[in-house]
RNA sequence: AAAUAAAAAGGGCAAACUCAUUGAAAAAUGACGACGCAAAACUAUAGGGACUAAGGUCGAGUUCGACUAUGUUAGCCAGUUACCGAU
Numbered sequence: 001a002a003a004u005a006a007a008a009a010g011g012g013c014a015a016a017c018u019c020a021u022u023g024a025a026a027a028a029u030g031a032c033g034a035c036g037c038a039a040a041a042c043u044a045u046a047g048g049g050a051c052u053a054a055g056g057u058c059g060a061g062u063u064c065g066a067c068u069a070u071g072u073u074a075g076c077c078a079g080u081u082a083c084c085g086a087u
Stems, first nucleotide, its partner, number of pairs: 003087001012037002018031005035075001041080003047077002049073003055068005
């Protein structure tokens, strides 16, 4: 210097529930709290999947239904980056 990649060390993030706020909703933010996570770091018109349907279009003709993302989700897959490190 390079490759491989356990144990350990330093630690990190924070699910659900509840409360408050925002939002048409999905959901998000903050607080509480830890289910879990070796990438549960970053990325949403670079790709796929999923969720919602305000607005729009169509159909009903009564307060309904269907389709649709530029909305949401990265703790769905994925892309990118990254700590320690036996021999």
c-di-GMP-I riboswitch aptamer from Robertmurraya korlensis, 87 nucleotides, folded computationally. It was read from a public genome assembly, where an Rfam model found it. The model forms 95% of the base pairs in the Rfam consensus. Lineage of the source: Bacteria > Bacilli > Caryophanales > Bacillaceae > Robertmurraya.